[in-house]
Transfer RNA from a Candidatus Saccharimonadota bacterium, 72 nucleotides, folded computationally. Its mean pLDDT, the model's own confidence on a scale to 100, is 80. The source organism's lineage runs through Bacteria, Bacteria candidate phyla and Candidatus Saccharimonadota. Its Rfam family is "tRNA".
RNA sequence: GCGGGAUUCGUAUAGCGGUUAAUAUAUCAGUUUUCCAAACUGAGGACACCGGUUCGACUCCGGUAUCCCGCA
Numbered sequence: 001g002c003g004g005g006a007u008u009c010g011u012a013u014a015g016c017g018g019u020u021a022a023u024a025u026a027u028c029a030g031u032u033u034u035c036c037a038a039a040c041u042g043a044g045g046a047c048a049c050c051g052g053u054u055c056g057a058c059u060c061c062g063g064u065a066u067c068c069c070g071c072a
Base pairs, nucleotide, nucleotide: 001071002070003069004068005067006066007065010025011024012023013022018055027043028042029041030040031039048064049063050062051061052060
């Protein structure tokens, strides 16, 4: 330099052109317990960035950034 893939709550992963973006864990609060832990209940928290297509984009397309793989 060329080609391919990935980017989603703090972390690990789902997800789909429209309907509340889901689950586990973590955090916080409550219940329980003499206390802690465990258990149960609840709360907050996310679509890498910029454009385009579309009535509607986290999803499709282009570019940029970062990471991974391969070729040279």